[in-house]
RNA sequence: GUGGAAAAAAGCCAAACCUGUCGCGAGGCGGGGACGGAAAGCCACGGGUCCGUAGAGGAUUUGCUCUGCUGACAGCCGGGCUGCCGAG
Numbered sequence: 001g002u003g004g005a006a007a008a009a010a011g012c013c014a015a016a017c018c019u020g021u022c023g024c025g026a027g028g029c030g031g032g033g034a035c036g037g038a039a040a041g042c043c044a045c046g047g048g049u050c051c052g053u054a055g056a057g058g059a060u061u062u063g064c065u066c067u068g069c070u071g072a073c074a075g076c077c078g079g080g081c082u083g084c085c086g087a088g
Base pairs, nucleotide, nucleotide: 012037013036017032018031019030020029021028022027035075041081042080043079045078046077047076048073049072050071052069053068054067055066056065057064
């Protein structure tokens, strides 16, 4: 100098819920709050779930299934990109 990666340290994010706001809605954003997270950083490419809507079938309190279209979820899974510290 290069590779490697444990312990530790520095920190980071923020579920449910409450609240304000935007949206038909799923849900997003701000504040409070911590269930948890080693990528719970970013991306909607594949699968999945959810919202709205059209059609077909079923059902008959219009709840369910399939197909298509708009949208949402990255803390559902996979995938892609990036990232802190670090001995033997």
Model confidence (mean pLDDT): 83 of 100. The RNA shown here (c-di-GMP-I riboswitch aptamer) has 88 nucleotides and comes from Sulfuricurvum sp. It was read from a public genome assembly, where an Rfam model found it. Of the family's consensus pairs, 81% are formed in the model.